[in-house]
RNA sequence: GAUGAACGCUAGCGGCAGGCCUAAUACAUGCAAGUCGAGCGCCCAGCAAUGGGAGCGGCGGACGGGUGCGUAACACGUAUGCAACCUACCCAUGACAGGGGGAUACCCCGUGGAAACGCGGAUCAAUACCCUAUAGUAUUGUUGACUGGCAUCAGUUGGCAAUUAAAGUUUCGAUACGGUCAUGGAUGGGCAUGCGUCCGAUUAGCUAGUUGGUAGGGUAAUGGCCUACCAAGGCUACGAUCGGUAACUGGUCUGAGAGGAUGAUCAGUCACACUGGCACUGAGACACGGGCCAGACUCCUACGGGAGGCAGCAGUAGGGAAUAUUGGGCAAUGGGGGCAACCCUGACCCAGCCAUGCCGCGUGAAGGAAGAAGGCCCUCUGGGUUGUAAACUUCUUUUGUAUGGGGCUAAGAUGUUAUAAGAAUAUAAUAUUUGAAGGUACCAUAAGAAUAAGCCACGGCUAACUACGUGCCAGCAGCCGCGGUAAUACGUAGGUGGCAAGCGUUGUCCGGAUUUACUGGGUUUAAAGGGUGCGUAGGCGGGAUUAUAAGUCAGUGGUGAAAUUCGGUUGCUUAACGAUACGAGUGCCAUUGAUACUGUAGUUCUAGAGUAAAGUUAAGGUAUGUGGAACGACUGGUGUAGCGGUGAAAUGCAUAGAUAUCAGUCAGAACACCGAUUGCGAAGGCAGCGUACUGAGCUUUUACUGACGCUGAGGCACGAAAGCAAGGGGAUCAAACAGGAUUAGAUACCCUGGUAGUCUUUGCUGUAAACGUUGGAUACUAGCUGUUGGGACAUUGCGGUUUCAGCGGCCAAGCGCAAGUGAUAAGUAUCCCACCUGGGGAGUACGCUCGCAAGGGUGAAACUCAAAGGAAUUGACGGGGGCCCGCACAAGCGGUGGAGCAUGUGGUUUAAUUCGAUGAUACACGAGGAACCUUACCUGGGCUAGAAUGUGAGGGAAUUAGCAGAGAUGCGAAAGUCCGCAAGGACCCGAAACAAGGUGCUGCAUGGCUGUCGUCAGCUCGUGUCGUGAGAUGUUGGGUUAAGUCCCGCAACGAGCGCAACCCUUAUUGUUAGUUGCCAGCAUUUAGAUGGGGACUCUAACAAGACUGCCGGCGUAAGCCGAGAGGAAGGAGGGGACGACGUCAAGUCAUCAUGGCCCUUACGCCCAGGGCUACACACGUGCUACAAUGGACGGUACAAAGAGCAGCCAACCUGCGAAGGUGCGCGAAUCUCAAAAAGCCGUUCUCAGUUCGGAUUGGAGUCUGCAACUCGACUCCAUGAAGUUGGAAUCGCUAGUAAUCGCAGAUCAGCUAUGUUGCGGUGAAUACGUUCCCGGGCCUUGUACACACCGCCCGUCAAGCCAUGAAAGCUGAGGGUGCCUGAAGUUGGGGAUAACCCACCUAGGGCAAAAUCGGUAAUUGGGGCU
Repeated sequence: GAUGAACGCUAGCGGCAGGCCUAAUACAUGCAAGUCGAGCGCCCAGCAAUGGGAGCGGCGGACGGGUGCGUAACACGUAUGCAACCUACCCAUGACAGGGGGAUACCCCGUGGAAACGCGGAUCAAUACCCUAUAGUAUUGUUGACUGGCAUCAGUUGGCAAUUAAAGUUUCGAUACGGUCAUGGAUGGGCAUGCGUCCGAUUAGCUAGUUGGUAGGGUAAUGGCCUACCAAGGCUACGAUCGGUAACUGGUCUGAGAGGAUGAUCAGUCACACUGGCACUGAGACACGGGCCAGACUCCUACGGGAGGCAGCAGUAGGGAAUAUUGGGCAAUGGGGGCAACCCUGACCCAGCCAUGCCGCGUGAAGGAAGAAGGCCCUCUGGGUUGUAAACUUCUUUUGUAUGGGGCUAAGAUGUUAUAAGAAUAUAAUAUUUGAAGGUACCAUAAGAAUAAGCCACGGCUAACUACGUGCCAGCAGCCGCGGUAAUACGUAGGUGGCAAGCGUUGUCCGGAUUUACUGGGUUUAAAGGGUGCGUAGGCGGGAUUAUAAGUCAGUGGUGAAAUUCGGUUGCUUAACGAUACGAGUGCCAUUGAUACUGUAGUUCUAGAGUAAAGUUAAGGUAUGUGGAACGACUGGUGUAGCGGUGAAAUGCAUAGAUAUCAGUCAGAACACCGAUUGCGAAGGCAGCGUACUGAGCUUUUACUGACGCUGAGGCACGAAAGCAAGGGGAUCAAACAGGAUUAGAUACCCUGGUAGUCUUUGCUGUAAACGUUGGAUACUAGCUGUUGGGACAUUGCGGUUUCAGCGGCCAAGCGCAAGUGAUAAGUAUCCCACCUGGGGAGUACGCUCGCAAGGGUGAAACUCAAAGGAAUUGACGGGGGCCCGCACAAGCGGUGGAGCAUGUGGUUUAAUUCGAUGAUACACGAGGAACCUUACCUGGGCUAGAAUGUGAGGGAAUUAGCAGAGAUGCGAAAGUCCGCAAGGACCCGAAACAAGGUGCUGCAUGGCUGUCGUCAGCUCGUGUCGUGAGAUGUUGGGUUAAGUCCCGCAACGAGCGCAACCCUUAUUGUUAGUUGCCAGCAUUUAGAUGGGGACUCUAACAAGACUGCCGGCGUAAGCCGAGAGGAAGGAGGGGACGACGUCAAGUCAUCAUGGCCCUUACGCCCAGGGCUACACACGUGCUACAAUGGACGGUACAAAGAGCAGCCAACCUGCGAAGGUGCGCGAAUCUCAAAAAGCCGUUCUCAGUUCGGAUUGGAGUCUGCAACUCGACUCCAUGAAGUUGGAAUCGCUAGUAAUCGCAGAUCAGCUAUGUUGCGGUGAAUACGUUCCCGGGCCUUGUACACACCGCCCGUCAAGCCAUGAAAGCUGAGGGUGCCUGAAGUUGGGGAUAACCCACCUAGGGCAAAAUCGGUAAUUGGGGCU
């Protein structure tokens, strides 16, 4: 785009078309074929005219109408032929119709039957039937002449003989209607032939009337159409036979075309008429509404027997997704009969039903902004949109309604008159008369916007977006896909888009699809080159010339029905639709011509191909002989304890003497070096040496043949390894097998053995990643280089130039998706063969075929998926490679893991044990401090505009005492106005109202913040260039660095975010300043306490200093090295802050903020008590220890950084102590906390569960605080657990670091702090090095990964579903074969030209065996999906 459509929603009108695609299923009822009295006799009614009826007879029932079963065929289409034919009615022409005869239906009588339908007798007619006459250009036989034809033969014209005709009717009267014979025409048919017409080869052979001939029969006619005899033919790879499907065509739909699909309506042909067979009649039938028989079915019946055939029009049932009225009329057109009037006509003309389609019209038009109301949306006092839309004003009246008017389709027919000689015929005039549709079309008038809009879609393709609901549910979906709480994709609404009396969906066909490729594709790697050769058919084929004209080309003629399609004109108001006259119609046939090319036939040539000659090359083949080394075995000698084997071992061998070694013997197999990037062969393949036989290539030159060529479906031959059969052989190696190892296992990899086999002969098998994954042949198309075998030239030689044939490498053009290929093409062309058409199922099943078998060849489908695949790119990954780095390993030091306790988590428990964090990157984490509070949890008691905050009329000082209660809260009393000069302000109470509140959910809706890779050195961009593209280049390479740091090189040149630097701190110095800090010198002194000083320390501001700057070496440079110089510091001096693009949907809605959702007498708020502190257990992080480098006691020395007024608290007093009392100082370089500790000096303990260790428990206290019971810290006395250095495993650290020692702060009433954040004191060891573990960076490589190796993915098993193969069997279908039986009927025979009998054939029925194709089946096989 189309549709004979169907379904869903919807529906105003008209015109023109169309309407059982399924059950060729079964049919009730009515109608669809009759007519003629001018062929005939008769009957009935009527007085008659006349009307009616059956019968005989004639014509028509072979047309018209229906359907598509069968048919793959001369059925259809197209083009021819019939010298092999027929044709009623019609037309033309010629001739004719004389004489006779006997029956019969109807009717009448009788009679049978339920009926249908008969039977017998008598009588009568014809345009019914018969006999006879006449007759020819008829028919038959025979016999001449002429002409024609490709032939059988045909035509014309003669002779002779024989045979066959007729009908009347009407009319006053035939020039009327008929009849007979014959010729011709027209029309319609019959037969034959060429060409064309679906699928299957898993259908390859078929055929006995089969093919042909002779003779006969039959037919309108040819013919095996039929019969007899004879011959053995005929068809087939150009697809016979068989199976499946199907009416064919003009046309129709689609397509640019070529094609593809289709064959409704209309038209042509065919076939069929319940199924099968058969003939009769007839001009025509083997006959839809005729006959006979058989069968199935239905109906009637008196059970004896009968009747029927809608695939005619309506209609019914059934089937189905689905297809109409039991309508009107013969007015028109057409048909039958008739002289005609007329009769008949479900053909036809009309109407009805159905949006089934096509076409046309309408549902109003113009104005109209308060941009109304309502709806919807939003950033919500408002805006946007629906929207000029509505309202409203003006106008119009198609359609509809009402009324009125009103054609065409009508031509004829009949009567009368006129003319022609004529009343019949013709023509003209005139009168009468004929319309189903039709209450039509069409026209006019009237009123009035009045009567008239839906459907689908809105993620992309594809025009058109928002809200709500839902929450991987419900659902959508043509493909991709959408939906798991913010869905433009589901549902609804608003809006929008598209089409519109329709819209959408479904089915089907073509297109897009160059996706079967003729036009117009491919085969190295995507599917696809046969394993290789020889060769049959076939296809294709070198130069010249002659002939021919088959192909080819041109002209002409015929045909190609009409309708359809295209263009012109035209009619319905337009269109659809119709009319008209042309053109085209690619095809077929005929004819005339052309001859370049192809073909055919002939002649000729040598360039292709081949033969001969002379050389030459090689692991070419076959057979036979022969050689040395090695392995193994055997014999003997020497010799002694192991050998062998592996990652390490063991099995194994060995004191009965191995391994090792020497000598000898035997056997089989393979051939080191040469040896190669080599050579040969068709491929497989071929390797010591010699001989024999044999194949091939190449080179050179001449001679010869003269296209002999190329390819090659089938076919034939060869064909690695393994395997098979038989015989031999058997050294090595070695499937199977055994043992030993390895392992979770190890039916493996490794080891020790070891049989088939490996070798040979003769057969078979016929496959390989049989690969260059690249079929063969020929020609042409830039170069460079190596090598093998020949030739030529020049040459002293090394070597050079050139040519032919091979084998390789790199590349130009070209080609290619790219990788790549590139004279050995995958380039440019020609010819031939083979093969491919999404993945899986599957190279499977079935069938056939080959094979001894194993198996090979050929080779599907159901079902299932939306991909499978190629090449390349970027990443990621690798038990790949290279380079490099890091407390990554190593080297060290100290821990954890064992104990007790602290703390966090899991788990469990609980009314609640609130919530979050969960590998690294959760677990002394949020929490830098849960007794109440905190607090979010639980129990109970209360409140509801609320506990807090803002605005707030108004009122009031604040406030204080009491009672109930666990408290919140409730009751309720007293007092009464604060500050300010004023304006006003502060505080409290507070009506109404507006804003509540939520630690409820979603960190996967978010912001912000944070962790991690990682302080790793990376991550990108612009322009240019390269590539079809993704992308690449830059950023790679050579060096160097901590660093993508820098240098050099480079199709790149630059730039950005990162690195580094800039910032803070620390290490040195200087300047300035000198209190609360400092004190060298001076004075005073217990004391920097004081005077004084600024020197020093220190404080805190500003400067300086370090840059590979200098020297030497190396290097192009960057830079590196040097215990270098100098310097406080040296190559980034130490430390900190600082964290690229990004990753982990990492963490956090419970810090905060925030979208959406949820709760609102509660999921909000207040209060009391409880819980977060539970405890069989498991894990993480810590503290304290296990002791002598120690514990205890006494003495004594040295910090830094902090904090302090509801605070730090000196000194003194009391207490063993925690602490208490009193109280100086200090808002702090001034006072206080504050004692630093380890250390040092001395004493003691002496290796033990201890004078180690301190858990646990008892008692007594202190302090904080409303309150220490659940559940605080501390003190004293007493108690004195585990633990004696910690399994597997695992953590931190490279220097002022680890280790060790103490001090301080935050939070905080107090504290669970052993945590954390800071501070200083003492103060090590080790690093060979980068093999390994972990992580990371760069380059490269492989990849089937891309959620990226925690990836992907294979097979069995378990479970469900689906289709399918096999299968004992069961069951069905169609066809064939043989035999038996055999109706009607034709034909033949007998009979009398009967009745009747017989025979052949045959529909149907039955029996038998076999094959084919289905269905089903216990069980079983594999396959697919989940």